[in-house]
Model confidence (mean pLDDT): 83 of 100. c-di-GMP-I riboswitch aptamer from Desulfosporosinus acididurans, 85 nucleotides, folded computationally. It was read from a public genome assembly, where an Rfam model found it. It matches the Rfam family "c-di-GMP-I riboswitch aptamer". Rfam's curators write: GEMM was predicted in a large-scale screen for bacterial structured RNA regulatory elements. Its family is annotated with cyclic-di-GMP binding in the Gene Ontology. Taxonomically the source falls in Desulfosporosinus (Bacteria, Bacillota, Eubacteriales, Desulfitobacteriaceae).
C1' cells in the first nucleotide's frame, strides 16, 4: 500500500414512537426520549426497483403518467476511521 471485516480499541450513524414544521401525497427537515439495526446506514438519483400522482392524459376509474420521493431496496461512481491474525 492492497485485499479481507473475524481480533481489540476509539469514534460515528439512528428505524419505530411523540411534538413542531414543509409538502397534493409519497416523503423531507428540526427537536424530544431512546435504540430496530448499520463496517460505508458517508456523499451522489447514474442504471434498475419501489412509493406517491399535484399537474397532464384518458376509454372516466380501485386507470395511466415523475418533472416528486427513496442511497436504511440493489448495483455503479466517489471519499473515508480502525487495523490483530
Nucleotide at each position: 500500500u492492497u485485499a479481507a471485516g473475524u481480533a481489540a480499541a476509539a469514534a460515528g450513524c439512528a428505524a419505530a414512537c411523540c411534538c413542531g414544521c414543509c409538502g397534493a401525497a409519497a416523503g423531507a427537515c428540526g427537536g424530544g426520549a431512546u435504540a430496530c439495526g448499520c463496517a460505508a446506514a458517508g456523499c451522489u438519483a447514474u442504471g434498475g426497483g419501489u412509493c406517491u400522482a399535484a399537474g397532464g392524459c384518458u376509454a372516466a376509474a380501485u386507470g395511466c403518467u415523475a418533472u416528486g420521493a427513496u442511497u436504511g431496496c440493489c448495483a455503479g461512481g466517489u471519499u473515508a476511521c480502525c487495523g490483530a491474525a